[in-house]
Molecule: Bacterial RNase P class A
Organism: uncultured Granulosicoccaceae bacterium
RNA sequence: GGAGUUGGCCAGAUCAUCGCUGCAACGUUUGUUGUGGAGGAAAGUCCGGGCUCUAUAGGGUAAGGUGCCAGGUAACUCCUGGGGGGCGUGAGCCUACGGAAAGUGCAGCAGAGAGCAGACCGCCUACGUGGGCCUGAUUGCUAUCAGGUUCGCCGGUAAGGGUGAAAGGGUGCGGUAAGAGCGCACCGCGCUGGUGGCAACAUUCAGCGGCAUGGUAAACCCCACCUGGAGCAAGACCAAAUAGAGGGAUAUAGGCGUGACCCGCGCUGUCCCCGGGUAGGUCGCUAGAGCAUCGUGGUGACGCGAUGCCCAGAUGAAUGAUGGUCCAAGACAGAACCCGGCUUACGGCCAACUCCUUUU
Numbered sequence: 001g002g003a004g005u006u007g008g009c010c011a012g013a014u015c016a017u018c019g020c021u022g023c024a025a026c027g028u029u030u031g032u033u034g035u036g037g038a039g040g041a042a043a044g045u046c047c048g049g050g051c052u053c054u055a056u057a058g059g060g061u062a063a064g065g066u067g068c069c070a071g072g073u074a075a076c077u078c079c080u081g082g083g084g085g086g087c088g089u090g091a092g093c094c095u096a097c098g099g100a101a102a103g104u105g106c107a108g109c110a111g112a113g114a115g116c117a118g119a120c121c122g123c124c125u126a127c128g129u130g131g132g133c134c135u136g137a138u139u140g141c142u143a144u145c146a147g148g149u150u151c152g153c154c155g156g157u158a159a160g161g162g163u164g165a166a167a168g169g170g171u172g173c174g175g176u177a178a179g180a181g182c183g184c185a186c187c188g189c190g191c192u193g194g195u196g197g198c199a200a201c202a203u204u205c206a207g208c209g210g211c212a213u214g215g216u217a218a219a220c221c222c223c224a225c226c227u228g229g230a231g232c233a234a235g236a237c238c239a240a241a242u243a244g245a246g247g248g249a250u251a252u253a254g255g256c257g258u259g260a261c262c263c264g265c266g267c268u269g270u271c272c273c274c275g276g277g278u279a280g281g282u283c284g285c286u287a288g289a290g291c292a293u294c295g296u297g298g299u300g301a302c303g304c305g306a307u308g309c310c311c312a313g314a315u316g317a318a319u320g321a322u323g324g325u326c327c328a329a330g331a332c333a334g335a336a337c338c339c340g341g342c343u344u345a346c347g348g349c350c351a352a353c354u355c356c357u358u359u360u
Stems, first nucleotide, its partner, number of pairs: 001356010012326007020037007039332001043343002046341005051231004058263004063227005068082005083097001084095004098222002103220002105216002120161002122157003128153011169187006188211001189209005194203003235283004244274001246273005254268004290309008
C1' cells in the first nucleotide's frame, strides 16, 4: 500500500417566521403559555408471548411444529457457550445435526451384478469325463496299462481386467489346481471396558470378534418433546333509532354450543331467504417482561443491587413549509394494542484481527 474477516456507534444539528397535534394550567368569542411529538429497521407478517373473548368441563384421535449437548429467557424454530460434520491459506463462516438391523419407497444409462445385490473378459482343470499327439511297458497284431502335452466338457474362482458417481474393507506373507479373511501380522470396522468431560463426545489406552445387509428420512415412516380456537376490525360500556301478524326447511330417535372427528357435558330449538333500523361516542390506548449510568457475579447470553428518567397515542389518520449557519454532507425509509426475536433494505465513522506485496 492492497485485499478480506469480526464487532461497536450514528442515522443530521441549531436559530428565526408561519402551520399541525398529545398533555397540563389559564382563559372562555373561536385562544394564550409551558412541555412533548416515528425507526434501527417502524418494513416482511416468519416465529414466540402479554392481553381479550370463547360454558359452568373436560378427555382423546387426527393434524401441525421442533430435533447434537449444556445453559439464558416470560417464551421460542431465538440467543450464548461447547461437540460432530463441512468450506476457507487464514482471520473466520455454515449447519441440510434423533433413527437406515421396525417397515415401505427411490437411484436414468452402462454393467455379470446396485443391497437377501454377481460371473462379461480372464485364471485353473486338482475331483470326474471325451478326442488328438508323443514316450515307455506288455504283445505276433489288434488292444491294454502308465506318464506327458494339447483341445474341450462337467466344474471351480472373485485375487487381475472392464462398466459405473458408487462394486462383498486395505497392504503384505502363507496356502491353493487357480484363488478367497481361507489362515496370520498390521491398519480399518463392530462390541465391551478404562481415562478425561455435567453432557454431546474424545482417546498415540486395553480386551474380544473375521467382521460387510452400502446410500437416501428438507422421501413416506418410527422415536422423543411441545401445541385448543379466534384475534384490538379482540372485547367492555353509554346514547340513539327501527318493522317484522313475511316465506321456507328440520324437529327431542333431532338440532345448537369458537377449526375437524369421537366420547363426555350443557341447552331445547336451530338454519336459510326477503325486508327494515343504527354505523355516534367513551374505554381498551400506553408506566412498560421499560430505558440510562454505576457497581457486582458469570467464558458468555444474561442475572442481581443502587441511583436517576418518563420518551407518540393519531382515528379519512398529527410532526410540514421557507430562510440562514455548522458539519462526519445524512442512504434505506413513516407508529395504529404492546413487547422479545429472526429475515430483508441501506449511507457513514471507529476498533481489533488475517493474508499478499514492497521498503527499512